A computed fold for a 716-nucleotide part of an RNA from a Candidatus Woesearchaeota archaeon, annotated as large-subunit ribosomal RNA, domain II. It matches the Rfam family "Archaeal large subunit ribosomal RNA". The sequence was found in a public genome assembly.
Context: one part of a larger RNA
């Protein structure tokens, strides 16, 4: 681990609620008692329950209708109007009174089944605990008591002896001796390291280590007992059991926790919020969903007009409140600090106030000011007498939620992060697609068959175009709708299509190529030196086609080589800028490698156009269920996804029991198999195997259905 049986909503007592059914202003016996007859009835018992009257703490008082509307009925079609609704009257309590609160326009009890509430174990298993009684010191702690054990060896305390040394006291020197919680090392106790080796029904084995005459090691009998002992003190031990022992009661302790909880079909169908709460794992109220009943004409998540409501988003600040940038003016009697002067006072400067300018800001600022939300009336849709909307009632369940997108909401660097608010959605939902992927796209899901389309695709894997037109890209860019699972930025590109502006240009542009590129002059100045070219200042003038008192390399300084500027030759466009598609480059990760894959130059990408492919979507056709109408046949549907969960079924299936009715040695039941029926639980039948007892129907009664609970037992 499998397999087989077993294994979880029960009883009884009170309360409510719904059906059934008796009686009814009533309803009903209980214990016990007689009588039968065989354990079940009749019958008597009226005690005593609940109902018929309420308020009021009590004393005590004490409800008889009435108008108006109006469903269903009904109807002379005018209306009546049982139940329903308003309103007003009325009991009583409170007050001085008004008021306000309860009640009043008459159904109630019995039984029987069924939903729910509280108690009782209370739907099962399940702690750690707590407390009471007893039983334990053959294990160990500690003590007591009587024993008993420690091979061998070294070490050489005290004392005492001889010798010598001395005036004494002593003192040296050898001998003897035999101390010690002394050494070394068996047996014995022990348990360091190897973090060896094992895990064997539970600390073992190996090798190393401590200690071994002592606060030692054992041995016999004995004391101390559970909040108590005993403890060289680890909260060690106190029978493999110790931060309170074992055993048995109390006991099915209790668990807002964790897991289990058993056959089928139909209808509906959640909620993860709000408010309370020693409340956050819980549970009460509401809301949300479910059944009934009532009720009887409206109702709303949408659209449009019209009117009203708001202070957010943005925006703004000389329109207030605060924050804060520049400049300018003026004030400053008694604000620092500097100067002048015998002083008086005079200047500057920084601050400070004020007045204008000027810039930038706010969740707790608004002169403005949205989109958007909402209220209120019309209208328009949709949905409703096949009963909406209200209201009453019985049952819950939930009250951990998660994602996308929007407010580029609030915190946070940021998160598959928090925490709002509106919507989809998953949860509780299945087909398509998206490579695979709750929650992105498409579409909603009774049962078969067939066809059309959605998203999203048609080169091959793989159903359908190697379809048609125009352009782009040369980087395998791409071949990805988003996103997980990486996107691929700022900057750069004389890579390449468009579009535009402004200039040159056959009076030759733009680039090459040739040739000139001079005089005054070496400009004044400074400088050793300054000659176009260290610096400084000025930056004219001629002669030209044109040529700077020079835009570069150079020299010490000069020289010399270009440039700008003309010319000559060539012949057709060309220079500069925006803007905008594609495209490079920025571009780095760990086993070899991912557009889903091969491969693709189009089978990228942008624009258009026609097919065709593709789901539980929509259509067709048959068939089931459900919900209305209808007597019925038969019709209609704008119906058929579902978790918790509510409600139904003349719903399966098990043991038993009463009544009736059957089967069965010419073979019951069981087992193994076949085949038909039913939407399903399951029925019913073949065949074989078995060998004695089992069905159907109708009433009832349940210890009544297993795949799970580290379920239990038992087998294997």
């Nucleotide at each position: 681990g499998c397999c087989a049986a077993g294994g979880a909503g029960u009883u009884c007592a009170u309360c409510u609620c719904u059906g059934u059914g008796g009686c009814a202003a009533g309803g009903g016996u209980a214990a016990u008692u007689a009588c039968u007859u065989a354990c079940a009835g009749u019958a008597a018992g009226c005690a005593c329950c609940c109902a018929a009257a309420g308020g009021g703490a009590a004393a005590c008082c004490a409800a008889u209708u009435g108008u108006c509307c109006g469903c269903a009925g009904c109807u002379u079609c005018g209306g009546c109007g049982a139940g329903g609704g308003a309103c007003a009257c009325g009991g009583u309590a409170u007050u001085a009174a008004c008021u306000u609160g309860c009640c009043a326009c008459a159904a109630g009890u019995c039984a029987c089944a069924g939903g729910g509430a509280u108690g009782u174990u209370a739907c099962c298993c399940g702690a750690a605990a707590c407390c009471g009684g007893u039983c334990g010191a053959u294990c160990u702690a500690a003590c007591c008591u009587a024993c008993a054990g420690c091979a061998g060896g070294a070490u050489g305390a005290a004392g005492c002896g001889a010798a010598c040394c001395u005036g004494a006291c002593g003192g040296u020197u050898u001998g003897u001796g035999g101390a010690g919680g002394u050494c070394c090392g068996a047996a014995g106790c022990g348990g360091u390291g190897c973090u060896g080796u094992g895990u064997g029904c539970a600390u073992g084995c190996g090798u190393u280590c401590g200690u071994a005459u002592g606060a030692c090691u054992g041995u016999u009998g004995g004391u101390u007992a559970g909040g108590g002992g005993u403890g060289a003190a680890a909260a060690g031990c106190c029978a493999a059991u110790c931060g309170a022992g074992a055993u048995c009661g109390g006991u099915a302790a209790u668990a807002g926790c964790u897991g289990g909880u058993u056959c089928c079909u139909g209808c509906c169908g959640a909620a993860a919020u709000a408010a309370g709460c020693c409340u956050a794992a819980g549970u009460u109220u509401a809301g949300u969903c479910u059944c009934g009943a009532u009720g009887g004409a409206g109702a709303u998540g949408c659209c449009c007009u019209a009117u009203g409501c708001g202070g957010u988003a943005g925006a703004g600040c000389c329109a207030c409140g605060g924050a804060u940038u520049u400049g300018u003016g003026a004030g400053u009697u008694u604000g620092g600090g500097g100067g002048a002067g015998a002083a008086a006072u005079c200047c500057u400067u920084c601050g400070c106030u004020u007045a204008c300018u000027u810039g930038u800001u706010c969740a707790a600022c608004u002169c403005c000011a949205a989109a958007c939300g909402u209220g209120u009336a019309g209208g328009g849709a949709u949905c409703g007498u096949a009963g909406a909307a209200g209201u009453c009632g019985g049952g819950a369940a939930a009250a951990a939620g998660g994602g996308g997108c929007g407010c580029u909401g609030g915190g946070g660097u940021a998160a598959a992060c928090u925490u709002g608010c509106g919507u989809c959605u998953c949860u509780a939902u299945g087909g398509g697609g998206g490579a695979a992927c709750a929650a992105c796209c498409c579409u909603c899901u009774c049962u078969a068959u067939g066809g059309u389309u959605a998203a999203g695709g048609u080169c091959c894997c793989a159903a359908a175009g190697u379809a048609u037109u125009u352009g782009c890209u040369a980087a395998g860019u791409g071949u990805u709708a988003a996103a997980g699972g990486g996107c691929g930025a700022a900057g750069g590109g004389u890579g390449u299509g468009c579009a535009u502006c402004a200039c040159c240009c056959g009076a030759g542009a733009c680039a090459g190529a040739u040739g000139g590129g001079a005089g005054g002059u070496a400009u004044g100045c400074u400088u050793a030196g300054a000659a176009g070219c260290a610096g400084c200042a000025a930056u004219c003038c001629u002669u030209u086609a044109a040529a700077g008192a020079a835009a570069g390399c150079g020299u010490a300084a000069u020289a010399g080589c270009u440039c700008a500027c003309c010319a000559u030759u060539c012949a057709a466009g060309g220079u500069c800028a925006u803007g905008u598609g594609c495209c490079c480059u920025g571009a780095a990760a760990a086993u070899g490698g991912a557009c889903g894959g091969g491969g693709c130059u189009a089978a990228g990408c942008a624009a258009a156009u026609c097919a065709c492919c593709g789901a539980u979507a929509c259509c067709a056709u048959a068939g089931u269920c459900c919900u209305c109408c209808g007597a019925a046949a038969g019709g209609a549907g704008u119906g058929a996804g579902g978790u918790a969960g509510g409600c139904a079924g003349u719903g399966c299936g098990c043991u038993c029991u009463g009544c009736g009715u059957g089967g069965g040695c010419a073979g019951a039941a069981g087992c193994a198999u076949u085949u038909u029926c039913g939407u399903a639980a399951g029925a019913a039948u073949u065949u074989g195997u078995g060998g004695a007892c089992c069905g159907c129907g109708u009433a009832g009664a349940g210890a009544u259905g297993a795949g799970a609970a580290u379920c239990u037992u038992g087998g294997u």